[in-house]
Molecule: SAM riboswitch aptamer (S box leader)
Organism: Pedobacter sp.
RNA sequence: CGCUUAUUAAGAAAGACGGAGGGAUUAGACCCAACGAAGUCUUAGCAACCUGUGUCCACACAAGGUGCUAAAUUCUAUCCCGGUUUUAAUCGGGGACAGAUAAGUU
Numbered sequence: 001c002g003c004u005u006a007u008u009a010a011g012a013a014a015g016a017c018g019g020a021g022g023g024a025u026u027a028g029a030c031c032c033a034a035c036g037a038a039g040u041c042u043u044a045g046c047a048a049c050c051u052g053u054g055u056c057c058a059c060a061c062a063a064g065g066u067g068c069u070a071a072a073u074u075c076u077a078u079c080c081c082g083g084u085u086u087u088a089a090u091c092g093g094g095g096a097c098a099g100a101u102a103a104g105u106u
Stems, first nucleotide, its partner, number of pairs: 002105007013043005021032003026077004044069003049065002051062004073098001078095007
């Protein structure tokens, strides 16, 4: 890197360094940012996939390995269903694709 499975509208930030970008990618929209972006470090926190404990299916507790701490994975893009209406828009629901994280695997 690829593959499989699960989850993906919940939750949780301060400080120091840094110095202009950032929100995965392409396009559009929208937003964050010199009242300091990305990144690095420290501390704190959230969650509970793996893990541990409890007669261990389940469930509960802990927090060792990861992960995460603006906005739903910020929203839309492809397919299907439904509502409204000025027939081209708009609103709602579901799936696919892509991404992210975990566990496993070649």